[in-house]
This is a predicted structure of a 72-nucleotide RNA (transfer RNA) from Daldinia loculata. The organism belongs to Daldinia, within Eukaryota.
RNA sequence: GCCCGCAUGGCACAAUGGUACUGCGUCGCACUAGUAAUGCGGAGAUCCCUGGUUCGAUUCCAGGUGUGGGCA
Numbered sequence: 001g002c003c004c005g006c007a008u009g010g011c012a013c014a015a016u017g018g019u020a021c022u023g024c025g026u027c028g029c030a031c032u033a034g035u036a037a038u039g040c041g042g043a044g045a046u047c048c049c050u051g052g053u054u055c056g057a058u059u060c061c062a063g064g065u066g067u068g069g070g071c072a
Base pairs, nucleotide, nucleotide: 001071002070003069004068005067006066007065010024011023012022018055026042027041028040029039030038048064049063050062051061052060
């Protein structure tokens, strides 16, 4: 220098053109003599950035940034 993948709550991830699933963590409640475990409930993500397409973009397209890999 060229090519490919990835970027989504604090962490690990899923999904899809109609504002996003689950687990862990966190907070509250129940249970217990108490803690743990368990059960129930809550909060928390303008989906890396900019532009384009579209009635509508986290999703499609282009560029950029970061990161991982391959080739030279």
Its Rfam family is "tRNA". Rfam classes the family as a transfer RNA.
The coordinates come from a structure-prediction model, not an experiment, and the mean pLDDT is 81.
The RNAcentral record of the sequence draws on ENA and Rfam.